[in-house]
């Protein structure tokens, strides 16, 4: 230099145009226990990497940029 992939909660990841963006783990609180662990219940936590375009409507589709990553040279 060329061709791809990934970016969504603290972490690991779902979510292929339409109601309020979700799960597991973690965190906090409560229940349970003589106490702890385990178990059960609840809560908090998100500018969906940044921008632009298309659309009545974008996490989702187009384009640009950034970070990380794979292959080729």
């Nucleotide at each position: 230099g060329c061709c791809g992939g990934u970016u969504u909660a603290g972490c690991u990841c779902a979510g292929u145009g339409g109601u309020u963006a979700g799960a597991g783990c973690a965190u906090u609180u409560g229940c349970c226990u003589c106490g702890u662990a385990a178990g059960c219940a609840a809560a908090g936590g998100g500018u969906c990497g940044g921008g632009u375009g298309u659309u009545c409507a974008a996490u989702u589709c187009c384009c640009c940029c950034a970070a990380c990553u794979g292959g080729c040279u």